[in-house]
Context: one part of a larger RNA
RNA sequence: UUGGGCGUAAAGAGUUCUGUAGGCGGUAAUAUAAGUCGGAGGUAAAAUCCUUCCGCUCAACGGAAGAUAUGCUUUCGAUACUGUAUUACUAGAGAAAGCUAGGGGACAACGGAACUUAUGGUGGAGCAGUGAAAUGCGUUGAUAUCAUAGGGAACACCAAGGGGGUAGCCAGUUGUCUGGGGCUUUUCUGACGCUGAGAGACGAAAGCUAGGGUAGGGAAACGGAUUAGAUACCCGUGUACUCCUAGCUGUAAACGAUGCCUGCUGGAUGCCUGGUUUUUAAUUGGGUGUCGAAGCUAACGCGUUAAGCAGGCCGCCUGGGGAGUACGGUCGCAAGGCUAAAACUC
Numbered sequence: 001u002u003g004g005g006c007g008u009a010a011a012g013a014g015u016u017c018u019g020u021a022g023g024c025g026g027u028a029a030u031a032u033a034a035g036u037c038g039g040a041g042g043u044a045a046a047a048u049c050c051u052u053c054c055g056c057u058c059a060a061c062g063g064a065a066g067a068u069a070u071g072c073u074u075u076c077g078a079u080a081c082u083g084u085a086u087u088a089c090u091a092g093a094g095a096a097a098g099c100u101a102g103g104g105g106a107c108a109a110c111g112g113a114a115c116u117u118a119u120g121g122u123g124g125a126g127c128a129g130u131g132a133a134a135u136g137c138g139u140u141g142a143u144a145u146c147a148u149a150g151g152g153a154a155c156a157c158c159a160a161g162g163g164g165g166u167a168g169c170c171a172g173u174u175g176u177c178u179g180g181g182g183c184u185u186u187u188c189u190g191a192c193g194c195u196g197a198g199a200g201a202c203g204a205a206a207g208c209u210a211g212g213g214u215a216g217g218g219a220a221a222c223g224g225a226u227u228a229g230a231u232a233c234c235c236g237u238g239u240a241c242u243c244c245u246a247g248c249u250g251u252a253a254a255c256g257a258u259g260c261c262u263g264c265u266g267g268a269u270g271c272c273u274g275g276u277u278u279u280u281a282a283u284u285g286g287g288u289g290u291c292g293a294a295g296c297u298a299a300c301g302c303g304u305u306a307a308g309c310a311g312g313c314c315g316c317c318u319g320g321g322g323a324g325u326a327c328g329g330u331c332g333c334a335a336g337g338c339u340a341a342a343a344c345u346c
Stems, first nucleotide, its partner, number of pairs: 004317003007300002012314001014202002017200002022195003026089007034082002036078008050066006092192001093189003096185005104178007111155001115151008126137002163170002207248006216242002221237004259313006267291011295302002319346003328339004
């Protein structure tokens, strides 16, 4: 390479969100004849190889004839398919109008509960903590309780196998701005499509830079216990961090461990959200679950939300360890990321 694969054995890139090149591409007609198919011609040196016959006593060897050389090229023709050009269409795709659900996003303002701090009142000996304790706090009045003021972070109930978003993720309330989706009508455009190497954009937590903020929690650190020891588990403190603004980082069991798109293939039963009707219901769309026909699967299981049956395009895998490491390159302030071996060994 061929071939076989990628839910769990190695393998789907975090997200196809935008999209370049490329690959692939709906229905009909006409033209063309590039691909494609057929005929004829030229050429493809000889030797070699193969077949038949012949010559050396045989063979090796040699001679003759044939075949082969599936290629390239010229010309004549065919026109189903592909390509190209033109014309037309509406089932794909998109637009318009009306209706519609939603924690989709950004910014601002506001709210209550809890917590904590300060001040004041009441009160007077404990509180806190644990398996038991101790460290710790407290007569300079703690804990408890009431009032007032400040502060930061998160939004109980509603709340759900519920909703939205490409993914990461998104939840108090209100306002402003704003993205996408679904349904209906069939009004318009008329293949405008699918995928997508590179590229761009986004991307939890932790981490980094600068400036703020810091209630609670809390790596590190300190102290008290436990223990043979205890660099832990338990307890008391507590810095970074957690929050905000601007930038960087670019990774996760970034998971459905399941790439995207299209078509086809029995059903049953919930939930969310549209439409229609004869409205306890039926039916028709979009989504989200459970169970299951056929089928698939090594099994588990999947099963119209496929892991079934097919097609298009991309990514990835090729025994374990060494190793997602070294070296080189590149990105980054750094931490490190991306790309990515070999010796050796089993």
The part of an RNA shown here (small-subunit ribosomal RNA, central domain) has 346 nucleotides and comes from a Minisyncoccota bacterium. Rfam family: Bacterial small subunit ribosomal RNA. Rfam links the family to the GO terms ribosome and structural constituent of ribosome. The source organism's lineage runs through Bacteria, Bacillati and Minisyncoccota. The prediction has a mean pLDDT of 83.